This is a predicted structure of a 100-nucleotide RNA (Glycine riboswitch aptamer). The sequence was found by an Rfam model in a public genome assembly.

RNA sequence: AUGAUGGCAGCGGGAGAGAUUGCCCGGACGUUCAGGGCAGCGCCGAAGGAGCAAACCCGGCAAGGGGGAAUCUCUCAGGCAAAAGGACCUUUGCCGGACG
Numbered sequence: 001a002u003g004a005u006g007g008c009a010g011c012g013g014g015a016g017a018g019a020u021u022g023c024c025c026g027g028a029c030g031u032u033c034a035g036g037g038c039a040g041c042g043c044c045g046a047a048g049g050a051g052c053a054a055a056c057c058c059g060g061c062a063a064g065g066g067g068g069a070a071u072c073u074c075u076c077a078g079g080c081a082a083a084a085g086g087a088c089c090u091u092u093g094c095c096g097g098a099c100g
Base pairs, nucleotide, nucleotide: 006095007094008093009092010091012089013088018041020040021039022038023037024036025035027033042080043079044078048076049074050073051072056066057065058064
């Protein structure tokens, strides 16, 4: 002195699925309504979580065990008007210091 992978943070973009049913509270005054809570049925996958393929290792030329990713699968959690959240992506800054 260059500044990779990676980590943290800011701005921006960011999908899907019932503004569902019943009960309760209740602002408004519209009382067949907005909102909230609980319960039920129906759904979504891109916070988080869980599961596994091959490589590889042990065993032996086997069974079995370990290992092991995701935007795949599950749907515990979360979500299903808006808002919020949101994997991931661009970009900016900081940390760090691979390579040269």